[in-house]
Molecule: transfer RNA
Organism: Actinomycetota bacterium
RNA sequence: GGGCCGUUAGCUCAGUUGGCUAGAGCGUCGCGUUUACACCGCGAAGACCACAGGUUCGAGUCCUGUACGGCCCA
Repeated sequence: GGGCCGUUAGCUCAGUUGGCUAGAGCGUCGCGUUUACACCGCGAAGACCACAGGUUCGAGUCCUGUACGGCCCA
C1' cells in the first nucleotide's frame, strides 16, 4: 500500500425484506420475600446505533468517506 470482517446500554450480544424514533442476558438501583444475607419474583434507570455526509416519505439496516480494532496478502 491492497483486500475482508467488526464498531448498538457499564460488559457480552441480537436486531429478518428499510417501516411502531431500538431489545435480551449479566451487572446497577428500588420494592417484595427473609431475623439477616443469598436465591427468587416485580419494577426502574441506562445506547438517538464509532464519526461525517448521501439516497429515501422513512436508515441500526443501503451507498461514500474517515477513525479505531482484528485477520490475510504484498